[in-house]
């Protein structure tokens, strides 16, 4: 220098054009004499960044940033 894959919440992770599941953690509440456990509620209008395509983009395209693998 070139090619491929990946980047979604504090952590793990689904979603591959129609507005983001789930788990852990966390906050608040119920329960309890107090806790733990259990139960309920809440938790990403910036999905790595910027632009483009589209009525509509986490999703498609381009460039860039970061990580991994391969080639030279």
């Nucleotide at each position: 220098g070139g090619g491929c894959c990946c980047g979604u919440a504090g952590c793990c992770a689904a979603g591959u054009g129609g507005u983001a599941a789930g788990g852990c953690a966390a906050a608040c509440g119920c329960c309890u004499g107090c806790a733990a456990a259990g139960c309920g509620u809440u938790c990403a209008u910036u999905c790595g960044g910027c632009g483009g395509u589209u009525c509509g983009a986490a999703u498609c395209c381009g460039c860039c940033c970061g990580g991994g693998c391969c080639c030279u």